[in-house]
Context: one part of a larger RNA
RNA sequence: GAUUGAACGCUGGCGGCAGGCCUAACACAUGCAAGUCGAGCGGAAACGAGAAGGUGCUUGCACCUUCGUCGUCGAGCGGCGGACGGGUGAGUAAUGGCUGGGAACCUGCCUGGUAGAGGGGGAUAACCACUGGAAACGGUGGCUAAUACCGCAUGAUGUCUACGGACCAAAGAGGGGGACCUUUAGGCCUCUCGCUACCGGAUGGGCCCAGUUGGGAUUAGCUAGUUGGUGAGGUAAAGGCUCACCAAGGCGACGAUCUCUAGCUGGUUUGAGAGGAUGAUCAGCCACACUGGAACUGAGACACGGUCCAGACUCCUACGGGAGGCAGCAGUGGGGAAUAUUGCACAAUGGGCGCAAGCCUGAUGCAGCCACGCCGCGUGUGUGAAGAAGGCCUUCGGGUUGUAAAGCACUUUCAGCCGUGAGGAAGGCCUUGUACCUAAUACGAGCAGGGUUUGACGUUAGCGGCAGAAGAAGCACCGGCUAACUCCGUGCCAGCAGCCGCGGUAAUACGGAGGGUGCGAGCGUUAAUC
Numbered sequence: 001g002a003u004u005g006a007a008c009g010c011u012g013g014c015g016g017c018a019g020g021c022c023u024a025a026c027a028c029a030u031g032c033a034a035g036u037c038g039a040g041c042g043g044a045a046a047c048g049a050g051a052a053g054g055u056g057c058u059u060g061c062a063c064c065u066u067c068g069u070c071g072u073c074g075a076g077c078g079g080c081g082g083a084c085g086g087g088u089g090a091g092u093a094a095u096g097g098c099u100g101g102g103a104a105c106c107u108g109c110c111u112g113g114u115a116g117a118g119g120g121g122g123a124u125a126a127c128c129a130c131u132g133g134a135a136a137c138g139g140u141g142g143c144u145a146a147u148a149c150c151g152c153a154u155g156a157u158g159u160c161u162a163c164g165g166a167c168c169a170a171a172g173a174g175g176g177g178g179a180c181c182u183u184u185a186g187g188c189c190u191c192u193c194g195c196u197a198c199c200g201g202a203u204g205g206g207c208c209c210a211g212u213u214g215g216g217a218u219u220a221g222c223u224a225g226u227u228g229g230u231g232a233g234g235u236a237a238a239g240g241c242u243c244a245c246c247a248a249g250g251c252g253a254c255g256a257u258c259u260c261u262a263g264c265u266g267g268u269u270u271g272a273g274a275g276g277a278u279g280a281u282c283a284g285c286c287a288c289a290c291u292g293g294a295a296c297u298g299a300g301a302c303a304c305g306g307u308c309c310a311g312a313c314u315c316c317u318a319c320g321g322g323a324g325g326c327a328g329c330a331g332u333g334g335g336g337a338a339u340a341u342u343g344c345a346c347a348a349u350g351g352g353c354g355c356a357a358g359c360c361u362g363a364u365g366c367a368g369c370c371a372c373g374c375c376g377c378g379u380g381u382g383u384g385a386a387g388a389a390g391g392c393c394u395u396c397g398g399g400u401u402g403u404a405a406a407g408c409a410c411u412u413u414c415a416g417c418c419g420u421g422a423g424g425a426a427g428g429c430c431u432u433g434u435a436c437c438u439a440a441u442a443c444g445a446g447c448a449g450g451g452u453u454u455g456a457c458g459u460u461a462g463c464g465g466c467a468g469a470a471g472a473a474g475c476a477c478c479g480g481c482u483a484a485c486u487c488c489g490u491g492c493c494a495g496c497a498g499c500c501g502c503g504g505u506a507a508u509a510c511g512g513a514g515g516g517u518g519c520g521a522g523c524g525u526u527a528a529u530c
Stems, first nucleotide, its partner, number of pairs: 001530004006526005013377005019370002021335001026333003030330003035080003040077002043073002047071003050067008087288003096213007105205002110201007118152001120150002127142006158167003172193006180187002214260003221251003226248008263285004267278004290311005313324004341367001343366003349363001350361004380410004390401004414471001416466005424457001427453008436444001474519005479500003485514005495502002
């Protein structure tokens, strides 16, 4: 000099863009952060509509009962999603990261293609009855549905194979409709979505190898599933991954083993570079989710807001037994020099579910707080010598503060008040026309036109008007390094200090004042890196 996730002191007008627990991976009150689908199913707890019946009468209203008929929908079965998104950096010096290779693999949703989707069955929740428990949560009996579950059939380009053969699947739902059938439900046809098997693609992931990625030798030897082989098991998959047997290997001064420290990278910072330091925010990878262990489900987890076991802690209890996990967003206590609101909205972007409308989304978009940083703007402009008054200095003549002020003439950024007002909106719904589909003018649907509707921010940005210099300057320093000097006080005291050093009676070095210098909504100090 540059830099910082900074803190502290003094001071503080506005805006834009960024950033904000570096410490206790300490403990957490409260609310929210993952649901959705009725176009899979049986249904109807709540709300509303309608219908039927009844009662009251004021004769068209009130109340009651019934009916899933309709809008819808609590709980339940079922599907998909809760493996993403969000947080943190404890552990990890290599089961990690980075770069470059590789072969023995899996991949829901998406996508290209081929073939299929036939015919049956038995349950079970919800519900009802009885019943245990303080609760959490159950038990017994009975009824019922499915895109839930299970056989049978068919079956290869699939799997296995001794090459003869053997084995394996499925589910329906919704919209519309001319003929025909019909038990008036529908069959049937068609469109859309869904289902099964297989071959590809894409995406994502698992595995292996090499090089590289900290300190310590005051750590020199380490190793028995250890190193290799055969066979078997296991896995989606190669492999001591696991096991039986056999051999006795394998690693190490090119640093094994042990120990300390640490998430890694793109980057960031400094530097002319080489290099050093660093890994906040943003992005990629990894690891973790109270501590330790385990598997289940699933395309995917050994699963932050799932399950089980053990432990510590907290809470409830009728003492028998139960409940919980903010390193999600806010917020609280604690620790600390130190780090924010228990805010608004799904309008946009993205995600989950859904045909869709839509619902959910503390992701995200915004707002709030903080000079924490960077950038921009302002706190007026011109004129004005009687060089006013006051202050300070003085050689008492004067000098300086100083065009500074006052005065005069202007302007009105920003802030304030009033008004106007984009863009962020793409879509959605309704409707018309017309490709396509189809038996069809119906349904659906690509394209085009019309109508209507969607903004948290928001008192938006911007623009116009109003008034008046009106509301807006400090901090550090002045011995040398280092830009900037005098007076008074003090008297090796009080004090200063980054280094050299100042202070013991004229201190440009301490304290105050006047003046000056530097930077400026900041300025200094401390800490840290180059």